RNA sequence: GCCACUGUAGAUCAGCAGUUAGAUCGCAUGACUCAUAAUCAUGAGGUCGGCGGUGCGAAUCCGCCCAGUGGCA
Numbered sequence: 001g002c003c004a005c006u007g008u009a010g011a012u013c014a015g016c017a018g019u020u021a022g023a024u025c026g027c028a029u030g031a032c033u034c035a036u037a038a039u040c041a042u043g044a045g046g047u048c049g050g051c052g053g054u055g056c057g058a059a060u061c062c063g064c065c066c067a068g069u070g071g072c073a
Stems, first nucleotide, its partner, number of pairs: 001072007010025004018056001027043005049065005
């Protein structure tokens, strides 16, 4: 330099056009317990990497940029 893939909650990931963005772990509160852990219940936490475009509607499709991973040279 070229090609491909990835970027979504604190972490690991799902969702790949159609109402309101979800799961597990973690975190907070409550229940239980003499107490802690475990278990159960509830809750907080996201402008979906950034900027534009298409469209009635974009996390999702297209373009550019940024960051990362892998391959080729």
Predicted 3D model of a 73-nucleotide RNA (transfer RNA) from an archaeon. It matches the Rfam family "tRNA".